[in-house]
Molecule: transfer RNA
Organism: Bifiguratus adelaidae
RNA sequence: GCAUUCAUAGUUCAGCGGUAGAAUUCCCGCUUCCCAAGCGGGAGGCCCGGGUUCGACUCCCGGUGAAUGCA
Numbered sequence: 001g002c003a004u005u006c007a008u009a010g011u012u013c014a015g016c017g018g019u020a021g022a023a024u025u026c027c028c029g030c031u032u033c034c035c036a037a038g039c040g041g042g043a044g045g046c047c048c049g050g051g052u053u054c055g056a057c058u059c060c061c062g063g064u065g066a067a068u069g070c071a
Stems, first nucleotide, its partner, number of pairs: 001070007010024004018054001025043006047063005
């Protein structure tokens, strides 16, 4: 330099056009003599800019960052 893949919650991962989910974490409550565990409720996120579309996390283009391969 070229190609491919990836970027979603504090963390690890789903979701691939129609309201963004799980686990864990955090907060509150129940339970317990206390802690832990358990149970119930709640908070928290689509890397950035543009395009297509009635509608974009999703498709297209560019950028940024990471990984891999080739040179």